[in-house]
RNA sequence: CCAGCUUUCGCGGGAGAGACCAGUCCCGAACUGGCGCCGAAGGCGCAAUUCCGCCCGGAAUCGCUCAGGCACACAGGACCGCGAAGCAUGU
Numbered sequence: 001c002c003a004g005c006u007u008u009c010g011c012g013g014g015a016g017a018g019a020c021c022a023g024u025c026c027c028g029a030a031c032u033g034g035c036g037c038c039g040a041a042g043g044c045g046c047a048a049u050u051c052c053g054c055c056c057g058g059a060a061u062c063g064c065u066c067a068g069g070c071a072c073a074c075a076g077g078a079c080c081g082c083g084a085a086g087c088a089u090g091u
Stems, first nucleotide, its partner, number of pairs: 002090001007085007018035001020034005036070003042066001043064003049060004
C1' cells in the first nucleotide's frame, strides 16, 4: 500500500404457510380458545440427505419446530449486492 476473512452500521433485493372453526366484539382482517400449516430471526440435533479427500469428528440452505410466523400492508427475515468503519492476518 492492497485484496480477502470476521464484526458493526447504512442502502437495495429478499420466500413460505388458514381472510380456517367457535366465542367476544368497536361486527375488523382485532382479541380469546381450538385445530391445521410454514421455516430464511434465534434455538436444538446428526437417524437420513449433502459438504468437509477417507475414518473419527463436525457443519449445513439438512432434520425438529421450543420460539417466531401464516390475506394485503407494517414489522421481522437467512442469504446476496454495494458502501463505510474497525480488527488483525498475508503480501
Predicted 3D model of a 91-nucleotide RNA (Glycine riboswitch aptamer) from a Chromatiaceae bacterium. The organism belongs to Chromatiaceae, within Bacteria. The sequence was found by an Rfam model in a public genome assembly. Its mean pLDDT, the model's own confidence on a scale to 100, is 79.